This is a predicted structure of a 71-nucleotide RNA (transfer RNA) from Perkinsela sp. CCAP 1560/4. Lineage of the source: Eukaryota > Euglenozoa > Prokinetoplastina > Prokinetoplastida > Perkinsela. Model confidence (mean pLDDT): 82 of 100. Rfam family: tRNA. By type it is a transfer RNA.
[in-house]
RNA sequence: GCGUCAAUGGUCUAGUGGUAGAAUAUCCGCUUGCCAUGCGGGUGACCCGGGUUCGAUUCCCGGUUGACGCA
Numbered sequence: 001g002c003g004u005c006a007a008u009g010g011u012c013u014a015g016u017g018g019u020a021g022a023a024u025a026u027c028c029g030c031u032u033g034c035c036a037u038g039c040g041g042g043u044g045a046c047c048c049g050g051g052u053u054c055g056a057u058u059c060c061c062g063g064u065u066g067a068c069g070c071a
Base pairs, nucleotide, nucleotide: 001070002069003068004067005066006065007064010024011023013021018054025043026042027041028040029039030038047063048062049061050060051059
């Protein structure tokens, strides 16, 4: 330099053209004599810019970062 893949709550991960789900974390409550466990509830996210579309996290282009391969 070229190519392929990935980027989603603090962490890890699912997902799809129609306002994103689980786990964990954190907070509140219940349970207990206390703690832990367990149960219920809340908070919190689509890497950046542009395009297509009625509508984009999803499709397209470019960029950034990372991984792999070739040279």